[in-house]
Molecule: transfer RNA
Organism: Lachnospira pectinoschiza
RNA sequence: GGUUCUUUAGCUCAGUUGGUAGAGCACCCGGCUCAUAACCGGAAAGUCCUGGGUUCGAAUCCUAGAAGAACCA
Numbered sequence: 001g002g003u004u005c006u007u008u009a010g011c012u013c014a015g016u017u018g019g020u021a022g023a024g025c026a027c028c029c030g031g032c033u034c035a036u037a038a039c040c041g042g043a044a045a046g047u048c049c050u051g052g053g054u055u056c057g058a059a060u061c062c063u064a065g066a067a068g069a070a071c072c073a
Stems, first nucleotide, its partner, number of pairs: 001072007010025004019056001028042004049065005
């Protein structure tokens, strides 16, 4: 330098054909217990890496860039 892939909650990851963004774990609150763990219930948590474009509507399509990974040179 080239090709491909990844980026979504604190962490690990889903998200189909473009139509109001989800799960598990963790944290917080409550129940259970003499108490802790386990178990049960609930709540909170997001500029979907950034800018631009297409569209009535974009995490999703197009484009430029950023960070990271693999391979080739």